Predicted 3D model of a 422-nucleotide RNA (Bacterial RNase P class A) from Anaerolineaceae bacterium UBA4081. It matches the Rfam family "Bacterial RNase P class A". Rfam links the family to the GO terms ribonuclease P activity, dimeric ribonuclease P complex and tRNA processing. It is annotated as a ribozyme. The model forms 93% of the base pairs in the Rfam consensus. NCBI's taxonomy places the organism under Bacteria, Bacillati, Chloroflexota, Anaerolineae, Anaerolineaceae.
[in-house]
RNA sequence: UAGGUUGGUCGGGUGGUCGCGGCGCCUCUUGGAGGCGCUGAGGAAAGUCCGCACUCCAAAGAGCGGGAUGCCGGGUAAUUCCCGGGGUUAGGUAACUGACCGGAUCGGGCCACAGAAACAAACCGCUGAAGCAAUUCAGCAAGGGUGAAAUGGUGGUGUAAGAGACCACCGGCGCGCGCAGCAAUGCGACGGCCAGGCAACCCCCAUCUGGAGCAAGGUCGAGCAGGAACGAAAGCCUGUCGCGUGCAGGCGGAGGACGGCUCGUCUUCUGUUCUUCGGUCUCCGAAGAGCUAAGUUCCGGGUAGACUGCAUGAGGUGCAUGGAGACAUGCGAGCCCAGAGAGAUGACCUCCCAGGUAGAAACCGUCCUUUCGGGGAUACCUUUCUACUGGACAGAAUGCGGCUUAUAGACCAACCUGCGGC
Repeated sequence: UAGGUUGGUCGGGUGGUCGCGGCGCCUCUUGGAGGCGCUGAGGAAAGUCCGCACUCCAAAGAGCGGGAUGCCGGGUAAUUCCCGGGGUUAGGUAACUGACCGGAUCGGGCCACAGAAACAAACCGCUGAAGCAAUUCAGCAAGGGUGAAAUGGUGGUGUAAGAGACCACCGGCGCGCGCAGCAAUGCGACGGCCAGGCAACCCCCAUCUGGAGCAAGGUCGAGCAGGAACGAAAGCCUGUCGCGUGCAGGCGGAGGACGGCUCGUCUUCUGUUCUUCGGUCUCCGAAGAGCUAAGUUCCGGGUAGACUGCAUGAGGUGCAUGGAGACAUGCGAGCCCAGAGAGAUGACCUCCCAGGUAGAAACCGUCCUUUCGGGGAUACCUUUCUACUGGACAGAAUGCGGCUUAUAGACCAACCUGCGGC
């Protein structure tokens, strides 16, 4: 000096006029109006992909089922997030960037077609024997073919021909051994152990996990119109009394609340009328039919009003300490930084300014020329002046912590590579 990689910051400022929302104060005031002060949209407010806070179901639990995550160690309120590491793999000369990560030795299932064969096989072929020959028998899986994938690769020994059959090196594997590390793992030695792949197929293991959501909820006010269907569960025991079809309690049973099931817990109920039959005939028993309670389901009507939830927080800034870092602790030094409700935070003007475009001048260098005083031409960088422009992605809606996506331009730091100089 040029290019690149990673991380971070900003993404306009000042003054004035008019107009909006919130809070506080003051004045006038019937309602209400006016004045002053402070304050008012982002790094992503977007996506709605995660995690939580908060609210209700609800007085409230356990298990199963369902769902989610998945290398190791840390961080956090928590996470599928962040930090630091490990391994496999792809791109790049590099800095660096991307994808993936429990188990196939619990079991089941799948690997189409092609191919001899995809959990045990011979199409072509090689070798041996017999045969005039076609061919037959036996051996082989090294060579060729098929395929996404075919008995680990290269070289050798050996063999009739071969083959981890054996050997050297390499690769994979080892719930084994030694060393290092908290660990994932790495290195080494040894071992012929060498038939796979798929779990975003079922499954197994570990860890976590209720549902719904601010249109959650709460208060006040106003208003209407209800209707239909379903729906009784046998009873037993104890105590008490005024002895009644009484009262209280327990067990059992039925409905409801937990949303898919089972248990547990809580709560409500365990009625009433008629008919028939039988009996020991004020009554009891059995069967049947009906009406209903708690409640369940369906159809229909009314209310879209006001207030609240609504912003002081797992708060931000700053400083100190610890840590490689994410972060943690402390200080109180000090700050309050939107709360709308069809939805405010805006419009205009002046000046300044980062940037851009155009023009002019100066400077540096180079070239030409010179009567050596100078003159002329001219590219980049830099500086000054003038004019114009001044732009990206993009608007809070319960809040917070993340991730992902979009982004004109300016700046800072570290690292990598090329070129040149010292």